[in-house]
RNA sequence: GGGGGUAUAGCUCAGCUGGUAGAGCGACGGUCUCCAAAACCGUAGGUCUGGGGUUCGAGUCCCUAUGCCCUCGCCA
Numbered sequence: 001g002g003g004g005g006u007a008u009a010g011c012u013c014a015g016c017u018g019g020u021a022g023a024g025c026g027a028c029g030g031u032c033u034c035c036a037a038a039a040c041c042g043u044a045g046g047u048c049u050g051g052g053g054u055u056c057g058a059g060u061c062c063c064u065a066u067g068c069c070c071u072c073g074c075c076a
Base pairs, nucleotide, nucleotide: 001072002071003070004069005068006067007066010025011024012023013022019056027043028042029041030040031039049065050064051063052062053061
């Protein structure tokens, strides 16, 4: 350098055919307990990587940039 994949909550990941952004874990609060853990109940937590485009409407489609991963190649 060519090709492919990927980027969504603190972490790991869903999100179908474009139509209200979710789960588990974690955090916090409560119940329980002498205290804690466990269990149960509840709450908070998001610029969906940046920019642009298409559309009534974009996490989802298109273009572009960047990070990461895989692969092929080049130089040494």
Transfer RNA from an uncultured Deinococcota bacterium, 76 nucleotides, folded computationally. It matches the Rfam family "tRNA". Rfam's curators write: Transfer RNA (tRNA) molecules are approximately 80 nucleotides in length. Rfam classes the family as a transfer RNA. Model confidence (mean pLDDT): 82 of 100.